A computed fold for a 1515-nucleotide RNA from an uncultured Actinomycetes bacterium, annotated as small-subunit ribosomal RNA. The coordinates come from a structure-prediction model, not an experiment, and the mean pLDDT is 84. The sequence is in RNAcentral, with records from SILVA.
RNA sequence: AGAGUUUGAUCCUGGCUCAGAUUGAACGCUGGCGGCACGCCUUACACAUGCAAGUCGAACGGUAACAGGCCAUAGCAAUAUGGUGCUGACGAGUGGCGAACGGGUGAGUACAACAUCGGAACAUACCUUGUAGCGGGGGAUAACUAAAGGAAACUUUGGCUAAUACCGCAUAACAUCUGAGGAUUAAAGCUGGGGACCGCAAGGCCUGGCACUACAAGAUUGGCCGAUGCCUGAUUAGCUAGUUGGUGGGGUAAGAGCCCACCAAGGCAACGAUCAGUAGCAGGUCUGAGAGGAUGAUCUGCCACACCGGAACUGAGAACGGUCCGGACUCCUACGGGAGGCAGCAGUGGGGAAUAUUGGACAAUGGACGCAAGUCUGAUCCAGCGAUGCCGCGUGAGUGAAGAAGGCCUUCGGGUUGUAAAGCUCUUUUACUUGGGAAGAAAAAUGGUCGACUAAUAAUCGAACACUAUGACGGUACCAAGAGAAUAAGCACCGGCUAACUAUGUGCCAGCAGCCGCGGUAAUACAUAGGGUGCAAGCGUUAAUCGGAAUUAUUGGGCGUAAAGAAUUUGUAGGCGGUUGUGUAAGUUGAAUGUGAAAUCCCUGGGCUCAACCUAGGAAUGGCGUUCAGGACUACACAGCUAGAGUAUGUUAGAGGAGAGUGGAAUUCCUAGUGUAGCAGUGAAAUGCAUAGAGAUUAGGAGGAACACCAGUGGCGAAGGCGACUCUCUGGGACAAUACUGACGCUGAGAAAUGAAAGCGUGGGGAGCAAACGGGAUUAGAUACCCCGGUAGUCCACGCUGUAAACGAUGUCAACUCGUAGUCGGGGCUUUGCCUCGGGUACUAAGCUAACGCUAUAAGUUGACCGCCUGGGAAGUACGGUCGCAAGACUAAAACUCAAAGGAAUUGACGGGGACCCGCACAAGCAGUGGAGCAUGUGGUUUAAUUCGAUGCUACGCGAAAAACCUUACCAGCUCUUGUAUCCUCACUAUGAUUCUCAGAAAUGAGUUUCUUCACUUCGGGUGGGUGAGAGACAGGUGUUGCAUGGCUGUCGUCAGCUCGUGUCGUGAGAUGUUGGGUUAAGUCCCGCAACGAGCGCAACCCUCAUCCUUAUUUGCCAGCGGUUAGGCCGGGAACUAUAAGGAAACUGCCGGUGAUACGCCGGAGGAAGGUGGGGAUGAUGUCAAGUCAUCAUGGCCCUUACGGGUUGGGCUACACGCGUGCUACAAUGGUACUUACAGAGGGAAGCAAGACGGCGACGUGGAGCAAAUCCCUAAAAAGUAUCUCAGUUCGGAUUGCUCUCUGCAACUCGAGAGCAUGAAGUCGGAAUCACUAGUAAUCGCAGAUCAGCAUGCUGCGGUGAAUACGUUCUCGGGCCUUGUACACACUGCCCGUCACGCCAUGGGAGUUGGUUUUACCCGAAGCUGGUGAGCUAACGUAAGAGGCAGCCAACCACGGUAAAAUUAGCGACUGGGGUGAAGUCGUAACAAGGUAGCCGUAGGGGAACCUGCGGCUG
Repeated sequence: AGAGUUUGAUCCUGGCUCAGAUUGAACGCUGGCGGCACGCCUUACACAUGCAAGUCGAACGGUAACAGGCCAUAGCAAUAUGGUGCUGACGAGUGGCGAACGGGUGAGUACAACAUCGGAACAUACCUUGUAGCGGGGGAUAACUAAAGGAAACUUUGGCUAAUACCGCAUAACAUCUGAGGAUUAAAGCUGGGGACCGCAAGGCCUGGCACUACAAGAUUGGCCGAUGCCUGAUUAGCUAGUUGGUGGGGUAAGAGCCCACCAAGGCAACGAUCAGUAGCAGGUCUGAGAGGAUGAUCUGCCACACCGGAACUGAGAACGGUCCGGACUCCUACGGGAGGCAGCAGUGGGGAAUAUUGGACAAUGGACGCAAGUCUGAUCCAGCGAUGCCGCGUGAGUGAAGAAGGCCUUCGGGUUGUAAAGCUCUUUUACUUGGGAAGAAAAAUGGUCGACUAAUAAUCGAACACUAUGACGGUACCAAGAGAAUAAGCACCGGCUAACUAUGUGCCAGCAGCCGCGGUAAUACAUAGGGUGCAAGCGUUAAUCGGAAUUAUUGGGCGUAAAGAAUUUGUAGGCGGUUGUGUAAGUUGAAUGUGAAAUCCCUGGGCUCAACCUAGGAAUGGCGUUCAGGACUACACAGCUAGAGUAUGUUAGAGGAGAGUGGAAUUCCUAGUGUAGCAGUGAAAUGCAUAGAGAUUAGGAGGAACACCAGUGGCGAAGGCGACUCUCUGGGACAAUACUGACGCUGAGAAAUGAAAGCGUGGGGAGCAAACGGGAUUAGAUACCCCGGUAGUCCACGCUGUAAACGAUGUCAACUCGUAGUCGGGGCUUUGCCUCGGGUACUAAGCUAACGCUAUAAGUUGACCGCCUGGGAAGUACGGUCGCAAGACUAAAACUCAAAGGAAUUGACGGGGACCCGCACAAGCAGUGGAGCAUGUGGUUUAAUUCGAUGCUACGCGAAAAACCUUACCAGCUCUUGUAUCCUCACUAUGAUUCUCAGAAAUGAGUUUCUUCACUUCGGGUGGGUGAGAGACAGGUGUUGCAUGGCUGUCGUCAGCUCGUGUCGUGAGAUGUUGGGUUAAGUCCCGCAACGAGCGCAACCCUCAUCCUUAUUUGCCAGCGGUUAGGCCGGGAACUAUAAGGAAACUGCCGGUGAUACGCCGGAGGAAGGUGGGGAUGAUGUCAAGUCAUCAUGGCCCUUACGGGUUGGGCUACACGCGUGCUACAAUGGUACUUACAGAGGGAAGCAAGACGGCGACGUGGAGCAAAUCCCUAAAAAGUAUCUCAGUUCGGAUUGCUCUCUGCAACUCGAGAGCAUGAAGUCGGAAUCACUAGUAAUCGCAGAUCAGCAUGCUGCGGUGAAUACGUUCUCGGGCCUUGUACACACUGCCCGUCACGCCAUGGGAGUUGGUUUUACCCGAAGCUGGUGAGCUAACGUAAGAGGCAGCCAACCACGGUAAAAUUAGCGACUGGGGUGAAGUCGUAACAAGGUAGCCGUAGGGGAACCUGCGGCUG
């Protein structure tokens, strides 16, 4: 410090997620030791048991228990019994002090708290200091005792007694009060010691200590007040009657409405009162670079609370372990009545994911009491439990390659685990055993010495010294010895982020997952294993906080299109504000000072072996207060200025606004005339109008609405908006020159005003148009688009509504920043123009921007103020509130759900977008298919099987260039099981031919006959081969996966395209080149150009055909010469044809025209051939997971007496039917019969076969010739003659019967052919559709491959031989450019809404059940206060009485009750929409001109998306 995730890719916006640190944690797996910390976050739920606050006998009366002494009795004694407070001590009690500290918890509390800084009107026990005192009396009362009541708790009555308990008196100021004269007010003793003196004694007396009283002061602690800070909600906007203030009282320790009486009407609040929700606050803690954010365990300070609520008492101070009352709960009870409060320490139950021992000790520190010893202390110190956290240590070290065994992987070679182990040599931390063994302890006490005090050597106090005692932890830390590697490693992860990979299993299952996402048979993502990586006595997960997140942005974000500028203006509060001077000093700056507790954090030291931890010092603590100084800037006050702003005068443009009036054109209607059959409407129609006279036309009239041309990216207005003309009233702007005012300004939360269209109310008006509605069409439907009608409405007046894509999707104001062009309104000048001010418009530089783009009218550079945004959906919705007559508007969430939603640009693809071009693509032609019969393939059906594959174009006479057996893969039956290859063991070397018999369908099995006796050899035998048997490794598979693959192939397409290097442009994907202008069959070529070049394609090179030449001349040829019986038959020839080798030829080369030029095009000449001469081979990058595992090869999977091998028979040939491809026809351009011609290319030895003979014929017999330019297979249409004469025929030949031929082991299923007979459909074919542009279509036959046989198929060959092409509007396909896009699996795309079903959360809901709060009233415990007090009464008083108490009354008031509200939460029949869910229904609204452009507002309508009207926007 970043990373992953939206896309085909890119940049941006934007959310989600991860890596870090942390925790009072919990859970899972695991677990050796020690140190230091920490340990109910939940039910402030309920609590058994024990302990947590006592102490003082030096305050007191005393003596229940314990110990001792003494006395008495018994006894020798030990001892026993009784007595005695005599002593140590001490239960209970009186009294004093403490119990208000210490300990716990965080319920309440948003302020009476807390934090910081200040303040004045207070109190303060114990402590310290100072001053002064401490005299003299009195009456009670507990304990105790005697009774009584009660189950108990406890209580009552009588009697005795003490005090440092209580009460008078005296004394009395420096205290309090005061009328300034005065008045009032206190105390207590206890104890140590002691010389003189007094006393019978006790003691007095003296002295010291501890107490006590009063006053003053200090210290400490506490109470009160103020300022500032301190969470969320405005869907909480008004709150408040003791409320705000005053006067006078009361009250308190003390100020105060703290309380009361009276008076006034105030006080708080948009700088957020009130209300609601939540919450103890702080030092600090966690995180962060910081600013911040989150938090408030342990430790420290403060507050609050003590079962819930209320109250007072005591006291210096008030209530956890005090009291009283009410309530709930629990316990005891004799039913009458009582007792209790763990949020102290342990502990229990409950709750919960979850949090410890009913431990030890007062040794230390601290506290209470005490003179002290000491007692008490669950504070505290320790121990126990817990890996809860932090820190430290260990689980061994060295050596050790045969790289052991085992595991895992493997390409079978090996690799890895791995120096790891074993082995050898060492060490001993920890754990274990044994021994030793600290520090924490010094006070106090005691003793003497010195000092103080004193009359004193006593006592007491202080100092140093000496001596002695005291340890829970704990025989702990630590040290030493012993033995021995001995006692000690796990957890998570390994697809990317993110370090770390393989195998097996599984097969969208089981499962994983933080995000993206894995899993559908080869999963580095699941599970297991091996290996690896990370951390380590821990490791992961979960939860939570901060960070990353600049993702609430003060530091540090944005708002044209991503979320975001209110529809516009005026203006209040507020914020900000020109220029000069003077003053002030609030802000501000500097200095000093106080405070900012300690701990923590940081720095530097020190102590535990280190560290954690502990400790000392320092720094820091952004803050707040006080004082002084400065005077720039802001502010404030005063005085000025004129540049901002405004006013006056003059000129000026304008659809600016309001009212009144006027005008013409047009539509419609009415009247009248002329006139006749249609009009109107549409893609085409129909509804409609019209012979009752429409439409057309002429004239007149009525009425309403809107204002053609001018008209213009022209004008005006704040926006909405404004358009005939005239008048009246009126707002604003601009310009020019002067004068005046003197900052009067800018913005603007609330507020107010204006605000298109639609809509609403009342009243008018109504020509045209036109939601709704009616009808006609279209359509599968058509609640639409189109047509005919038509009502609200549109218009006017007055009200309401308050919204729009109210848009420049751009808030207002001000300043600054290169240029160009034109335009509207002013002014100036040297005037066809220039300068200047104000508007409106188009380009453009810098700059900005994600890009698009913006650019002086900024989206540039700045300033001021306002508004708004923070992922998508749910939703601008629900609820609440305000407004409205309503429609609705404004304000405005959450649950839940997703990992995206979005902007701009890029490349493709697509469009019922555009431009250009090409192709037998259409058109023009010709012949067909589709109809018939048959052949063939396929689907379907059937079957034991009808083997398998191919399925739009690109499957279907396809794989198959030949299914009777074989093929053959299918079916049925029979049969073999290491099989037909290789290897091993054993035996035999009967090796190879051959005959026959039996069983059987055959395979096969069982026999049998004859001949021969394997090869090599070192001749020993061995090796090889063979046969048989055996054992397993294996063979075998046309089984599966073409979506695991190779290879091959089809298709777009023989279309003209597809790319690269360097450079340049762009943030980038990408672009450029390859686009443009021409041209071409062509990305062919030329020109231009930020491109320059190159590659694969095109073309050419190759083959073939067409012309000529040369060479060659047999098997081919024969012009000329000769011969000949018919034939180039022969001699010969080499001319011609031909053959087969090599050359030539064609290149827009030439001419003319055209083209600006160039490339080229058109025409012509010549030429066998002319613009690629015809044909073939040749198929770019890629697309279709196209086809093929059944040609072959091959990974994985599957079968192994079978899914393998063999064999016989059957099937692939089935047949209601659909489709494709063909053949033959329907006839006269023909059929039949006869006659006569002319090819090319191939093939031929298990072959082609001539001539001859036989047969009607298929064919047979026989066989010359030929391994081929030699021989053979070899034409048909055509031509000629005759006949048929338009018909189901002399057309057509299916079908069937009979008889044959050929091939073959075999023609039944199931071959081909021949003859005779039979003679079906069919008379040119509906919708639709295919091929073909010249030697082509059409037509005619021939050959070949396969093949025993079988050809209408396929591949070739030649013969005869046309028609037409104007042209590119349309159909199909393709290419290039451009445009739009919400598509990228790419239009067979994407996608919207209703309905149906499942699930989820939520709104409404008759109501119902709780909580909280408020108001009014009732009730009124305890208690304080006030009143009364006839009853009761020790201290004072001679007495009367004073004083006190009980009782009663009143006020206040907790709990409780009644009524009415508000608010909040739960449930709720039914109901509304929303979300979500691989394959439901209906349509197709949107994205392309999305097939009616879309969208916004509004209104109506409709199953639904939606449709229509009106106005608006361009996105």